[in-house]
Context: one part of a larger RNA
RNA sequence: CCCUGGGAGUCUUGAUCAUUGGCGAGGUUAAGCAGUUGAUCUGCGAAGCCGGAGGGAAACCGACAUGCCCGCAGCCCGUUAGGGUGAGGGGCGAGAUGUGCUCGUCUGAAGUCAAUGGUGGAGGACCUGAAGCCUAUCGAUCUAUGCCUGGCCAGAUUGAAGCCCGAUGAAAGUUGGGUGGAGGAUCGAACCGUUGCUGAUGUGCAAAUCGCUCGGACGAGUUGGGUAUAGGGGUGAAAGUCCAAUCGAGAUGGGCAAUAGCAGGUUCCGCGCGAGACUACUCGUAGGUAGACCUCUGUGGAGAUAGAUUGUGCUGUAGAGCACUGAUUGGGUAUUUAGGGGGAGCGAUCCCUCGGUACGCUGUCAAACUCCGAAGGUGCAAUCAUUGUAGAAACAGGGAGUGAGUCGCGGUGGGUAAGCUACCGUGACGAAAGGAGAACAGUCCAGCCUAGCGUUAAGGUCCCAAAGUACUAACUAAGUGUCAAAGACAAACCGUGUCCGUGGUCGAAAACAACCAGUAGGUGGGCUUAGAAGCAGCCAUCCUUGAAAGAGUUCGUAACAGAUCACUGGUCAAGCUUGCGGGCCGGGAAAAGGGACGGGGCUAAAGUUAGUCACCGAUACGCUAGACCAGCGAAAGCUGAUGUGGUAGCGCGGCGACAUGUUCGGGUAGAAGGUAGGCUGUGAGGUCUACUGGACCGUAUAUGUAUGAGAAUCUAGGG
Numbered sequence: 001c002c003c004u005g006g007g008a009g010u011c012u013u014g015a016u017c018a019u020u021g022g023c024g025a026g027g028u029u030a031a032g033c034a035g036u037u038g039a040u041c042u043g044c045g046a047a048g049c050c051g052g053a054g055g056g057a058a059a060c061c062g063a064c065a066u067g068c069c070c071g072c073a074g075c076c077c078g079u080u081a082g083g084g085u086g087a088g089g090g091g092c093g094a095g096a097u098g099u100g101c102u103c104g105u106c107u108g109a110a111g112u113c114a115a116u117g118g119u120g121g122a123g124g125a126c127c128u129g130a131a132g133c134c135u136a137u138c139g140a141u142c143u144a145u146g147c148c149u150g151g152c153c154a155g156a157u158u159g160a161a162g163c164c165c166g167a168u169g170a171a172a173g174u175u176g177g178g179u180g181g182a183g184g185a186u187c188g189a190a191c192c193g194u195u196g197c198u199g200a201u202g203u204g205c206a207a208a209u210c211g212c213u214c215g216g217a218c219g220a221g222u223u224g225g226g227u228a229u230a231g232g233g234g235u236g237a238a239a240g241u242c243c244a245a246u247c248g249a250g251a252u253g254g255g256c257a258a259u260a261g262c263a264g265g266u267u268c269c270g271c272g273c274g275a276g277a278c279u280a281c282u283c284g285u286a287g288g289u290a291g292a293c294c295u296c297u298g299u300g301g302a303g304a305u306a307g308a309u310u311g312u313g314c315u316g317u318a319g320a321g322c323a324c325u326g327a328u329u330g331g332g333u334a335u336u337u338a339g340g341g342g343g344a345g346c347g348a349u350c351c352c353u354c355g356g357u358a359c360g361c362u363g364u365c366a367a368a369c370u371c372c373g374a375a376g377g378u379g380c381a382a383u384c385a386u387u388g389u390a391g392a393a394a395c396a397g398g399g400a401g402u403g404a405g406u407c408g409c410g411g412u413g414g415g416u417a418a419g420c421u422a423c424c425g426u427g428a429c430g431a432a433a434g435g436a437g438a439a440c441a442g443u444c445c446a447g448c449c450u451a452g453c454g455u456u457a458a459g460g461u462c463c464c465a466a467a468g469u470a471c472u473a474a475c476u477a478a479g480u481g482u483c484a485a486a487g488a489c490a491a492a493c494c495g496u497g498u499c500c501g502u503g504g505u506c507g508a509a510a511a512c513a514a515c516c517a518g519u520a521g522g523u524g525g526g527c528u529u530a531g532a533a534g535c536a537g538c539c540a541u542c543c544u545u546g547a548a549a550g551a552g553u554u555c556g557u558a559a560c561a562g563a564u565c566a567c568u569g570g571u572c573a574a575g576c577u578u579g580c581g582g583g584c585c586g587g588g589a590a591a592a593g594g595g596a597c598g599g600g601g602c603u604a605a606a607g608u609u610a611g612u613c614a615c616c617g618a619u620a621c622g623c624u625a626g627a628c629c630a631g632c633g634a635a636a637g638c639u640g641a642u643g644u645g646g647u648a649g650c651g652c653g654g655c656g657a658c659a660u661g662u663u664c665g666g667g668u669a670g671a672a673g674g675u676a677g678g679c680u681g682u683g684a685g686g687u688c689u690a691c692u693g694g695a696c697c698g699u700a701u702a703u704g705u706a707u708g709a710g711a712a713u714c715u716a717g718g719g
Stems, first nucleotide, its partner, number of pairs: 001719006011123003015119009026050003032044004054061002064093001067092004074085004094107005126265004133255006144229009153219001155187003158183001162179007191216003196212002199210002231247001233243002268654006278291005293401001294399006303387003307384009319372001320370002325366003330361001332359005339354006405429010434445003449626007459616003462600003468613001470612006481602002493587003497584008506575001514571005520544003525539003550565001554563002627644002629640004655708001657705006664698003673692008
């Protein structure tokens, strides 16, 4: 992992609601007794319980079997419109009580006992799952420590004390040689241990091993046998170590089905409706409870309302503005009722300047500014629309789930920001399939009963790949691009890339560019300087001739010279030049495998802009047929513009299993079961045939469940 079995809302009790039934102002027995059976059943048995009266803290007091009105269903009348009556229902009135007619509760009689179902309480309470707590026992054959009694430690080295001899000394002593054999001494096997390789191994040889290396190796050594200490206890050269692969409190049994707001699992089908992740409280934040939101039933009996328009109110946002509150640019005036600096004057004082304040001009800003002020939003009413006697609104009761939401768009607070966080509105997902977006819960289109045919939406139409290599007019040369937005974006700025628009100067009295020619004289202006002649520098920058020519634009010379320009003429002949704005494009532009417009590929596009006509394209829309649902109907059938997506969940109807009673059947001429098929039902399923199998099985109906398996790291067995 697979197969086959098993495997989870049960029972008791008391409560409440619904349905069905018995009896009914009553209903009902419990224990027990009698009879009786194998199990049991029948008959007694009102003790008790519920109901029949309430109000009041209590003492205590104590109620309509109906006076009036409205009116649903029904019934009656009516051709219709409508009218009459009117159980139930509603409104008054009357009454009981309490201090109380400004108020509360109650009063014109329906309950009770069972069964079935829903739910919640107590119980193990749908199943499975702790770590833990308590208790009684069993453990020191492992290991810790003590005690008793035994065993073991190759070989080599060093050479303490003591003793002997010599030397020396007055002596004490010192010293040399020998002998001797001490030591938690040295080296090193057995033995005990385990430092490093952080080696091998790591489904191992092994639930701690192997290899090399390494520590101790006469001692606080090591070891056999025996014995003692026991679980909040032991033992501990102390590490919370060890106490039988278990230790910050052993193991086994029991309390025990401990408890778990946590996690997993929870078994057949179809039909109708269909949420929430909000508000409040909570030792509350992974949970509850109440309300909102869902569902089912009943009461009720005529209106209701999401939409549009109009009318009439409300509002202070976006924007705008500076009239207030504040902030704020420049210059002006006035004033020194703050002040500082400078100057003049012997001084009083005056003048200049900075600054303060006020005023008017000018330019700005504001969530907690407003002289203003939309779009919107919202209250009420009317009309339209939609809906309702096929029963709306409203009300009462049974059952819930939810109370961790997420993303897009618009608007806010926090944050550098976030697929961030806290909110408001709205949509989607959640609980929503289909088509588009390459793929992609939340984007775009669109809300899936079944089958067929057609038409469209979003989005597309060169090929992959259904449909235009469609048309008209432009732009782009960058493969820019070929991305609706977004995840996955690029900006300021720059461009003599190119296109478009709009201004200015000049221009047939000839512009702009190019070519030819001129570009002179006073004069080498004055100064400076070694020199300064247009051209190092300073000052001035005139006059003449002329078509024009600067006391000189750049290069050049030591200084001159020389070249060139401004300026003018000629040749040529039509636009030139410049500012601003816009489109596309380029630069700006950097990330690790080779790489992404979905890919191929695409250039008068298959790119971009503007426009036009076709076509493709969905479960959308239309048509046809069918099913279901809802309503009507005795049925046949009819109607449904607005019916049939659906998680949690509520409601309804069925299928199958196993039993029991009754009923009717089948079976050795082959039951159940098995294998393989056919038919049939929306489905759970049913049924038939063949083969196998070899003895029981089924229909209908009623009743009752230890009643349905794919999941629980489920459980048992097998593979």
Description:
Large-subunit ribosomal RNA, domain II from a marine eukaryotic metagenome, 719 nucleotides, folded computationally. The prediction has a mean pLDDT of 84.